Predicted 3D model of a 72-nucleotide RNA (transfer RNA) from a Sandaracinaceae bacterium. The sequence is in RNAcentral, with records from ENA. Rfam family: tRNA. Gene Ontology term of the family: triplet codon-amino acid adaptor activity. Rfam describes the family as follows. Transfer RNA (tRNA) molecules are approximately 80 nucleotides in length. It is annotated as a transfer RNA. The prediction has a mean pLDDT of 84.
RNA sequence: GGCGGGGUGGAGCAGUGGUAGCUUGCCGGGCUCAUAACCCGGAGGUCGCUCGUUCGAAUCGGGCCCCCGCUA
Numbered sequence: 001g002g003c004g005g006g007g008u009g010g011a012g013c014a015g016u017g018g019u020a021g022c023u024u025g026c027c028g029g030g031c032u033c034a035u036a037a038c039c040c041g042g043a044g045g046u047c048g049c050u051c052g053u054u055c056g057a058a059u060c061g062g063g064c065c066c067c068c069g070c071u072a
Base pairs, nucleotide, nucleotide: 001071002070003069004068005067006066007065010024011023012022013021018055026042027041028040029039030038048064049063050062051061052060
């Protein structure tokens, strides 16, 4: 340099055109003598950046950045 995969709450991952979700973690409450477990509630992400397509983009297209792998 070429090819392929990936980038989405703190962490791990779903979502492939129509309101961004799950698990875990965090905060508050309940339960308990207390902790864990369990139950209820809450906060937290403008979806790597940018330009475009569209009535509408995390999702489709172009460029760029970062990570992993293959190849010369």